Notes
This is a predicted structure of a 1461-nucleotide RNA (small-subunit ribosomal RNA) from an uncultured prokaryote. The coordinates come from a structure-prediction model, not an experiment, and the mean pLDDT is 84.
RNA sequence: AGAGUUUGAUCCUGGCUCAGAACGAACGCUGGCGGCAGGCUUAACACAUGCAAGUCGAGCGCUUCACUUCGGUGAGGAGCGGCGGACGGGGUAGUAACGCGUGGGAACGUGCCCUUCUCUCUGGAAUAGCCCCGGGAAACUGGGAUUAAUGCCGGAUACGCCCCCUCAUAGGGAUAUGGGCGGGGGAAAGAUUUAUCGCCGAGAGAUGGACCCGCGUCUGAUUAGCUAGUUGGUGAGGUAAAGGCUCACCAAGGCGACGAUGGGUAGCUGGUCUGAGAGGAUGAUCAGCCACACUGGAACUGAGACACGGUCCAGACUCCUACGGGAGGCAGCAGUGGGGAAUUUUGCGCAAUGGGGGCAACUCUGACGCAGCGACGCCGCGUGAGUGAAGAAGGCCUUAGGGUUGUAAAACUCUUUCACCAGGGAAGAUGAUGACGGUACCUGGAGAAGAAGCACCGGCUAACUCCGUGCCAGCAGCCGCGGUAAUACGGAGGGUGCUAGCGUUGUUCGGAAUUACUGGGCGUAAAGGGCUCGCAGGCGGUAAUGAUAGUCAGAAGUGAAAGCCCCGGGCUCAACCUGGGAAUUGCUUUUGAAACUUCAUUACUUGAGUUCGAGAGAGGGUGGUGGAAUUCCAAGUGUAGAGGUGAAAUUCGUAGAUAUUUGGAAGAACACCCUUGGCGAAGGCGACUACCUGGACUGAUAUUGACGCUGAGGUGCGAAAGCGUGGGGAGCAAACAGGAUUAGAUCCCCUGGUAGUCCACGCCGUAAACGAUGUUGUGUGCUAGUUGCUGGAGGCGAUAGUCUUCGGUGACGUAGCUAACGUGUUAAGCACACCGCCUGGGGAGUACGGUCGCAAGAUUAAAACUCAAAGGAAUUGACGGGGGCCCGCACAAGCGGUGGAGCAUGUGGUUUAAUUCGAAGCAACGCGCAGAACCUUACCAGGGUUGAACUACGCAGGAAAAGCCAUAGAGAUGUGGUGUCCUUACGGGCCCUAAACAGGUGGUGCAUGGCUGUCGUCAGCUCGUGUCGUGAGAUGUUGGGUUAAGUCCCGCAACGAGCGCAACCCUUGUCCUAUGUUGCCAGCACGUAAUGGUGGGGACUCGUAGGAGACUGCCGGGGUCAACUCGGAGGAAGGUGGGGACGACGUCAAGUCAUCAUGCCCCUUAUGUCCAGGGCUGCAAACAUGCUACAAUGGCCGAUACAAAGGGCUGCGAGACCGCGAGGUUGAGCGAAUCCCAUAAAGUCGGUCUCAGUUCGGAUUGGAGUCUGCAACUCGACUCCAUGAAGCCGGAGUCGCUAGUAAUCCCGGAUCAGCAACGCCGGGGUGAAUACGUUCCCGGGCCUUGUACACACCGCCCGUCACACCACGAAAGUUGGCAACACCCGAAGCCGGUGGCCUAACCGUAAGGAAGGAGCCGUCGAAGGUGGGGUCGGUGAUUGGGGUGAAGUCGUAACAAGGUA
Repeated sequence: AGAGUUUGAUCCUGGCUCAGAACGAACGCUGGCGGCAGGCUUAACACAUGCAAGUCGAGCGCUUCACUUCGGUGAGGAGCGGCGGACGGGGUAGUAACGCGUGGGAACGUGCCCUUCUCUCUGGAAUAGCCCCGGGAAACUGGGAUUAAUGCCGGAUACGCCCCCUCAUAGGGAUAUGGGCGGGGGAAAGAUUUAUCGCCGAGAGAUGGACCCGCGUCUGAUUAGCUAGUUGGUGAGGUAAAGGCUCACCAAGGCGACGAUGGGUAGCUGGUCUGAGAGGAUGAUCAGCCACACUGGAACUGAGACACGGUCCAGACUCCUACGGGAGGCAGCAGUGGGGAAUUUUGCGCAAUGGGGGCAACUCUGACGCAGCGACGCCGCGUGAGUGAAGAAGGCCUUAGGGUUGUAAAACUCUUUCACCAGGGAAGAUGAUGACGGUACCUGGAGAAGAAGCACCGGCUAACUCCGUGCCAGCAGCCGCGGUAAUACGGAGGGUGCUAGCGUUGUUCGGAAUUACUGGGCGUAAAGGGCUCGCAGGCGGUAAUGAUAGUCAGAAGUGAAAGCCCCGGGCUCAACCUGGGAAUUGCUUUUGAAACUUCAUUACUUGAGUUCGAGAGAGGGUGGUGGAAUUCCAAGUGUAGAGGUGAAAUUCGUAGAUAUUUGGAAGAACACCCUUGGCGAAGGCGACUACCUGGACUGAUAUUGACGCUGAGGUGCGAAAGCGUGGGGAGCAAACAGGAUUAGAUCCCCUGGUAGUCCACGCCGUAAACGAUGUUGUGUGCUAGUUGCUGGAGGCGAUAGUCUUCGGUGACGUAGCUAACGUGUUAAGCACACCGCCUGGGGAGUACGGUCGCAAGAUUAAAACUCAAAGGAAUUGACGGGGGCCCGCACAAGCGGUGGAGCAUGUGGUUUAAUUCGAAGCAACGCGCAGAACCUUACCAGGGUUGAACUACGCAGGAAAAGCCAUAGAGAUGUGGUGUCCUUACGGGCCCUAAACAGGUGGUGCAUGGCUGUCGUCAGCUCGUGUCGUGAGAUGUUGGGUUAAGUCCCGCAACGAGCGCAACCCUUGUCCUAUGUUGCCAGCACGUAAUGGUGGGGACUCGUAGGAGACUGCCGGGGUCAACUCGGAGGAAGGUGGGGACGACGUCAAGUCAUCAUGCCCCUUAUGUCCAGGGCUGCAAACAUGCUACAAUGGCCGAUACAAAGGGCUGCGAGACCGCGAGGUUGAGCGAAUCCCAUAAAGUCGGUCUCAGUUCGGAUUGGAGUCUGCAACUCGACUCCAUGAAGCCGGAGUCGCUAGUAAUCCCGGAUCAGCAACGCCGGGGUGAAUACGUUCCCGGGCCUUGUACACACCGCCCGUCACACCACGAAAGUUGGCAACACCCGAAGCCGGUGGCCUAACCGUAAGGAAGGAGCCGUCGAAGGUGGGGUCGGUGAUUGGGGUGAAGUCGUAACAAGGUA
């Protein structure tokens, strides 16, 4: 310090998630030792038992026991009395408060302690205990008698003490200080061992406490008003003390948007965790403060309490009870139950530290010191060290070689920390006293001995393989893994990380600049209020003087200790403990400074305003006026249609429409001018005119003197629609009706049509109220301006025009800014002031509550739940019922087909035991199949079989094997017989058994190789360097021309290059050269009935081989002096001459595991293999591709002419003979430029048929044959005779073809015994028509545009309905909590009153008084009761929308012009 995740990729915005640290933790697995810390976060829930506060005989009397030298001594007990019990210890319920923190203040107390001064004289009356008599179960308690004190009371004395009076000083006064011959009031306690310890009054200090104030201290406004002792005064009471603290009277105040009041939550702080810091979160342990002690209330005592282990009352709960009545309070230490994910021993000791009492000894102390439990945390140590390669065994993997575990182990040599055993043995203790503890520590002994796990290994994130599983089981923090080859699940091997721990979960901070003070934003990502005015608030021009609040500097006080940090010290180190320092960023006081802000005063004019003049304008309001048009009414003319649409219909019209003319009525809106124009704050404003009226601009003079800017709340304005009342209503037109369209059409289109639109008054208060740009103002700067329009003013010119300046409104654009797009003096640039708003998407601008409204609704405005995205800009593609340009037998123009018939072949379907399998739009369907009767053959039923074939090695033994014959059988095969191989004499071949293995046309073409199809022979696809862009990418490759072509030229931030195109290759077309057999024969001979038949020849044809030729080369027109194009010449051929081979980057998970190869999976007496038979040929109807036809451009008969390219020895087969023929017999020649297949046919000549189901057509069927073959039944081809079906040119639609092409005619070949071939592949013969052209259909290329698509339009995606689940709202109600209010009742208790009653101290000769008490009454008063409300929850039949779900239903709303933007 960052990383993952939105996309095909990119940049940005933005959320989610991760890596870090921490914890009073918990859970899972595991667990050796020690030190130091810490250990009920939940039920402030309930508590059994024990302990946690007593002590003093040197205050007092009484009493018990022991001992006694009887003098006493010692140890106890209850009680009176004193001090303590208000500390220490606990937990955090309450509290949003002067509670806490910090800093100040004045009107106060303060036991014990320190210090100073003074005093302690004299009397008295009681009482507990004890004793006696009672009551009660108990707790406890009544009466009588007697007694003491440092208990209680009277008197004396008392200064400084208190009150009153008085004087002086200071002060404005309240008052303060000091003095006085003043007056009044108030004290005491003793004990003792004689040292002391106490007691009283007063002063002062210290300590600790009470009170007041400034500032700080959580959350929400869906809490906006609160308050009657309330705010203040006077007087009184009360308190230790100021004070409405309380009361009487008077006044009407006090608090609040700087957040009162009410609600929710919470003890506060030092600190702790995190963070670079600022901050954020937190408040366990330790320390300070508050508050609390079963719940609520109350006081008493006391120096101190309204009191944790005190009292009284009320309540709830628990316990005891004799039922009458009593007792209790662990949020002290242990411990129990309960709750909970979860938190310890009913331990030892007062030895230390500290506290209470005591003169002291001492005593008490669950404070404290220690021990125990638990890895809960932090820190330290160990589980061994060295050597050790045969790289052991085993495991795992493997390409089978090896690799890895791994120097790891074993083995050898050492060591003994910790633990264990034994011995010694502290400090902690200043004189005694040691719980810890026979502990720490030291010494010795034995032996590698007793001591390693956990998580992870797809990316983030260090670490990889095998097996199992097969969208199952499961994993997952996010992205995401798993559907048969999972580094992601489970196991294993190996590895990585940490280590007595390791992971998981939870929580906090960080990363997150993701609430932004430091340190963010608002044109399009979330976000500028619809717009003015304006109170509060915030901010504010120039100059001077003063003040000093902010500000700055110095000093002082405080900021507890501990903690953090720094430097040291002590435990062997560390954790830990400890000394010192720094820090504590703060607050207060004080002394200064005066630049800036502020305040006060005085000036100024530039900001702002006022005055005068001129001009511009759809600025606003009211009234009046006008013409065109529409509709309606009346009349005339006139006749059959009009209207409307893509096309129609509804509709109007013979009762006279539409059209046309004239006249009239009514309402609404103002054509042209009109604009990038003008005005207004915005909404908005458009005929003309009058009146009223607002603002801006410009020019000029004077004047005021900062009067300004913004603006939460507030106020006003505010399109359209809508609402209310009353008018008005021509046109238009929601709703509605009808007609069309459509699968439907509650739409789009048409015909009608009501609210409404208009006016007046009143509401509503919202819009994509948009420049998606807040407002305005000011001031400044910009290497930056240029050019229009508009309103003024000025100069020159004096007609055009031009220059300058101020205001407004546009376009382009530099710098800058921006994620980019873009913006750019009218900023989205650089700064300042102020307001509004945003913080992931959905839920939702919704619910509830409030406010407003007549309503519709508006405004303010959440949460549960759910997702990992949602989004912006730009890029490349793809797509569009977007655009432009161009091409193609794409259309058009033609020719011929197909679709109709019959047949052939293939396919789907169906059937079947099987009809084997594959191919599926183009790009499956005469396709794999260039040959299914058996074989093929993979299929079916049946019968057999561990092999029919392969491999290697060796083993072991045995037997020869093959062949032949016979026999059973459908055959495979079985049985029987016969038979006895070669040899170099070693052996080989062969057979049998066993074991490995073979074999598979079984699966997966979505695991693959190879091959192929297709877009497409379309012109495209890319790269290097450079440049541009943050980047994906762009440029090049676009543009202007041109081409068949990214072909070439020109231009250009590009320059080059590669794969494609073209060319090079083959063939064909012309010529030349060479050569001349089997080819050829002109000339010369010979010969034949005839024939290159023969001799010869190379001229020609032809064959073979090698060359030439064509290149827009030449001329002319056009064109950019280009590429190129048009025309021409020459030429066999002319603009690629014709044809072929050749197929870029890629697309379709295209096709093929059945050509072949191959991974994995599957079968192994079978999914292998052999056999004979059947099937692949089955047939209602369907599709595809063909053949033959429907006829006269023809059929038939006769005669006759001209090819090319092929094939041939298991072959082609001449000739001859036989047969009507298929063919048969015989057989020459030929392994072929020689011989054969082999007659080419259409054509030509002649004849016949004469338009008909025919002399067309040949299906089908009967009969007879031929050939091949082991065999033609299922299931071959061909021949002859006979038969003679449909069909007379084919609906919608659809296919091929642009020249030697279509059409038509024959010939050959592969496969092959034969053939279902009409198929396929080749060959030649004859040989056309048409193309105006690119609007349209299809496909493609380039450029551009839109996009919410990227699996890319066969895309994406919306809503209702149905089903399931989830959370939420409403709801008749119902049931609880909380805090108030009103009234009733009124405990304890303080205070007040008090007839009667009772009473030791004092007075009083006794009667009484003074004083006190109980009782009673009254005020206040907790709990309780009643009532109506408030507020917050739970639940609720039913209901509402929302969210999420597998492939449901209906449509297709949006994204392209999304088919109606």